[in-house]
The RNA shown here (SAM riboswitch aptamer (S box leader)) has 107 nucleotides and comes from Chryseobacterium sp. The sequence is in RNAcentral, with records from Ribocentre. Taxonomically the source falls in Chryseobacterium (Bacteria, Flavobacteriia, Flavobacteriales, Weeksellaceae).

RNA sequence: GAUUUAUCAAGAAAGGUGGAGGGAUUUGGCCCUGUGAAACCUUAGCAACCGACACAAUUCCAGCGUGUAAAGGUGCUAAUUCCAACCCGAUUGAGGGUAGAUAAGUG
Numbered sequence: 001g002a003u004u005u006a007u008c009a010a011g012a013a014a015g016g017u018g019g020a021g022g023g024a025u026u027u028g029g030c031c032c033u034g035u036g037a038a039a040c041c042u043u044a045g046c047a048a049c050c051g052a053c054a055c056a057a058u059u060c061c062a063g064c065g066u067g068u069a070a071a072g073g074u075g076c077u078a079a080u081u082c083c084a085a086c087c088c089g090a091u092u093g094a095g096g097g098u099a100g101a102u103a104a105g106u107g
Base pairs, nucleotide, nucleotide: 002106003105004104005103006102007101008100013043014042015041016040017039021032022031023030026085027084028083029082044077045076046075049073050072052068053067054066055065081099086096087095088093
């Protein structure tokens, strides 16, 4: 990189290095940024996908369900995935789709 499933309106930042961009991509908006962007490092935090534990259920295993903790593997810590684009609808939509991100599988 391909593919399957689930989630994406909640939540959580300081310091150091760095020195001009950044918000995935294209277009249009709208924002962030020398009161210091990206990137990297340190520390802290958030969440609870996997893993752990407990309960329930079961002849047993697997699976499903509920809960607990956060020392394990990831992820994340401006704005809904910042908004729109395509379809429906009719100017109204926590709509659907595409794309993307993350997790866990598959080959």